This is a predicted structure of a 333-nucleotide part of an RNA (large-subunit ribosomal RNA, domain IV) from Parcubacteria group bacterium CG_4_10_14_0_8_um_filter_48_154.
The full RNA is in RNAcentral, with records from ENA and SILVA.
Its Rfam family is "Bacterial large subunit ribosomal RNA".

Context: one part of a larger RNA
RNA sequence: CCCUCGUUUAGGAACUCGGCAAAAUAGCGGCCGUAACUUCGGGAUAAGGCCUGCCCCGAGCAAUCGGGGCCGCAGCGAAAGAUGUCAAGCGACUGUUUAUCAAAAACACAGGUCUCUGCAAACUCGUAAGAGUAUGUAUAGGGGCUGAUGCCUGGCCAGUGUCCGAACGUUAAGGGGAGAGGUGAAACCCUUCGGGGCGUAGCUUUGAUCCGAAGCGCGGAUGAACGCCGGCCGUAACUAUAACGGUCCUAAGGUAGCGAAAUUCCUUGUCGGGUAAGUUCCGACCUGCACGAAUGGCAUAACGACUUGACAACUGUCUCAACGAGGGACUCG
Numbered sequence: 001c002c003c004u005c006g007u008u009u010a011g012g013a014a015c016u017c018g019g020c021a022a023a024a025u026a027g028c029g030g031c032c033g034u035a036a037c038u039u040c041g042g043g044a045u046a047a048g049g050c051c052u053g054c055c056c057c058g059a060g061c062a063a064u065c066g067g068g069g070c071c072g073c074a075g076c077g078a079a080a081g082a083u084g085u086c087a088a089g090c091g092a093c094u095g096u097u098u099a100u101c102a103a104a105a106a107c108a109c110a111g112g113u114c115u116c117u118g119c120a121a122a123c124u125c126g127u128a129a130g131a132g133u134a135u136g137u138a139u140a141g142g143g144g145c146u147g148a149u150g151c152c153u154g155g156c157c158a159g160u161g162u163c164c165g166a167a168c169g170u171u172a173a174g175g176g177g178a179g180a181g182g183u184g185a186a187a188c189c190c191u192u193c194g195g196g197g198c199g200u201a202g203c204u205u206u207g208a209u210c211c212g213a214a215g216c217g218c219g220g221a222u223g224a225a226c227g228c229c230g231g232c233c234g235u236a237a238c239u240a241u242a243a244c245g246g247u248c249c250u251a252a253g254g255u256a257g258c259g260a261a262a263u264u265c266c267u268u269g270u271c272g273g274g275u276a277a278g279u280u281c282c283g284a285c286c287u288g289c290a291c292g293a294a295u296g297g298c299a300u301a302a303c304g305a306c307u308u309g310a311c312a313a314c315u316g317u318c319u320c321a322a323c324g325a326g327g328g329a330c331u332c333g
């Protein structure tokens, strides 16, 4: 010096990213007492206070209770065995998860909603037979999203998707084969007798009008489908602001609620609170760079090894270090 422990004057978080670690509380024993809030169950062992041993007597079946007495600094006499309070965020909750750096605000969840499916179901696995779903049958089964509960869930169907429609347009293979080309014996025509021309049948290449499904175009519906939800200028008898007006654009221009927020760049916004002093925290304001309604919005009792701020208690975390014990390191062997 290191590790694991123990003790410490005065102070008591001044340490630090942060009370990390340590200290402290301590008997779901008895008696008393217990707030906000609340889904009336809770919160709650809330908080907080007092008692606790042994002996004798009495009561009692007993647990235990009442009275009297005794000792100690100390009576749940050792060990073991809750720290508590206030406020905010997120997630309702119990659960689940990155075996081996993440336990969470992530996943799940009950509940909500949309959609598919009439049974030889939809869907999944398999080339198939077949199997699961299910020895179930729409109060059932599959899939998507949201995520208890309370109050709610606004506008837009122009784009994309889905569903419905079938008149018209477009449209494949295929059907059909008008027509066109190549070759082409014989026949016919010409011939310098070598051949040439025309071209039938056949074979072959190609091929128009026309018929021809879904799809697409087209018409409609649909947002708890993917999604989207404006700009400029002016105006009130102080000023400021703009209920109001004008104009451009759009499918429609963000409603309720919330808001410097797990979202706010400027920003340590401004005001208030807490502190002697507060980039964090709480309450407001609204100028929302860039909240917003099941990609759910806003509240919410209870719950949380979650995150944040404050307080009490407590302490070697610190001011500032000291001493002690054991084990290492070190020296010798």
Base pairs, nucleotide, nucleotide: 001328002327003326004325005324006323007322008321010319011318014317019314027052029051030050031049032048037042039148053070054069055068056067057066058065059064071075076081083312084311085310086309087308088307089306090304091303095107096106111146112145113144114143115142116141117140123132124131125130149299150298151297152296154229155228156227159226160225161222162221163220164219165218168217169216170215174211175210179206180205181204182203183202188197189196190195230248231247232246233245234244257291258288269285270284271283272282273281